[in-house]
Description
The prediction has a mean pLDDT of 88. This is a predicted structure of an 88-nucleotide RNA (c-di-GMP-I riboswitch aptamer) from a Chloroflexota bacterium. Taxonomically the source falls in Chloroflexota (Bacteria, Bacillati).

RNA sequence: GUUCGAAAAAAGCAAACCCGGUAAAAGCCGGGGACGCAAAGCCAUGGGUCUACGGUAAUUUGUUUACUAUGACCGCCAGGUUGCCGAA
Numbered sequence: 001g002u003u004c005g006a007a008a009a010a011a012g013c014a015a016a017c018c019c020g021g022u023a024a025a026a027g028c029c030g031g032g033g034a035c036g037c038a039a040a041g042c043c044a045u046g047g048g049u050c051u052a053c054g055g056u057a058a059u060u061u062g063u064u065u066a067c068u069a070u071g072a073c074c075g076c077c078a079g080g081u082u083g084c085c086g087a088a
Base pairs, nucleotide, nucleotide: 002088003087004086005085012037013036017032018031019030020029021028022027035075041081042080043079045078046077047076048073049072050071054068055067056066057065058064
């Protein structure tokens, strides 16, 4: 340096759920909590997913419907990038 994660060790993250905060919502932040994770570190670049304040259109005019990311998710996949321990 490359590939890999069987055994081992040190450290790390934290799903659901609960409480508080925040946001129009999705979601995010803090505390508790662990289902899991070898990149479950980071980057919304491609695909995907969620939401729809505002906007646009429709309309039976209503507490209506549809579309829309400029809002989100990296613990959905791919790509990029950095990195701990160990093995070959």